[in-house]
RNA sequence: GCAGUUGUAGCUCAGUGGAUUAGAGCGUCUGGUUGCGGUCCAGAAGGUCGGAGGUUCGAGUCCUCCCAAUUGCA
Numbered sequence: 001g002c003a004g005u006u007g008u009a010g011c012u013c014a015g016u017g018g019a020u021u022a023g024a025g026c027g028u029c030u031g032g033u034u035g036c037g038g039u040c041c042a043g044a045a046g047g048u049c050g051g052a053g054g055u056u057c058g059a060g061u062c063c064u065c066c067c068a069a070u071u072g073c074a
Base pairs, nucleotide, nucleotide: 001073002072003071004070005069006068007067010026011025012024013023028044029043030042031041032040050066051065052064053063054062
C1' cells in the first nucleotide's frame, strides 16, 4: 500500500430481512432478608449504537468518507 473483520451501558455481548420504544448477563447504587458479610429477592442509575455525511416517511441495521483495533497479502 491492497483486501477482509470488528467497533452498541463500566466489562462481555445480543439485536445487521429498515418500523417492537435500544436490550441481556456481570458489575455499581438503594431497599428487603441476615447478628455482620455472602447468597437470595425487589428496584434504580448508566447509551444519543466509534465520528461525519447521504438514502429513506423512518437507519444500530443500507451507501460514502474518516478514525481505532485486528487478520491476511505484498
The RNA shown here (transfer RNA) has 74 nucleotides and comes from a Candidatus Altimarinota bacterium.
Its Rfam family is "tRNA". The family's RNA type in Rfam is transfer RNA.
The organism belongs to Candidatus Altimarinota, within Bacteria.
The coordinates come from a structure-prediction model, not an experiment, and the mean pLDDT is 81.